[in-house]
A computed fold for a 71-nucleotide RNA from a Lachnospiraceae bacterium, annotated as transfer RNA. It was read from a public genome assembly.
C1' cells in the first nucleotide's frame, strides 16, 4: 500500500431482514438467628457515521480498533 477476518450485557457468546437466546458474574427478593446452598426476578440505542427497505444485528458504503497474509 493491497486483501481477508473480526467487533453483541462486566466477562464468555448465540442469532444468515420480521421488535436480541444462553451461561458466568453484579444487584433485589424467598429461605437462615446471622450466613452457605438452592429456587425467583433484574439488565444491551448489537463500534461509529451514512445507504437501501414497509422493516436492519443481519444486506451495500465508508470510518475506527484488534488480528492475519500478500508485496
Nucleotide at each position: 500500500g493491497g486483501c481477508g477476518u473480526c467487533a453483541u450485557a462486566g466477562c464468555c457468546a448465540a442469532g444468515u431482514g420480521g421488535u436480541a437466546a444462553g451461561g458466568c458474574g453484579u444487584g433485589g427478593g424467598u429461605c437462615u438467628g446471622c450466613a452457605c446452598c438452592a429456587c425467583c426476578c433484574u439488565g444491551a440505542u448489537c463500534g461509529c457515521c451514512g445507504g437501501u427497505u414497509c422493516a436492519a444485528c443481519u444486506c451495500c458504503g465508508g470510518c475506527u480498533g484488534a488480528c492475519g497474509c500478500c508485496u
Background: Its Rfam family is "tRNA". The coordinates come from a structure-prediction model, not an experiment, and the mean pLDDT is 82.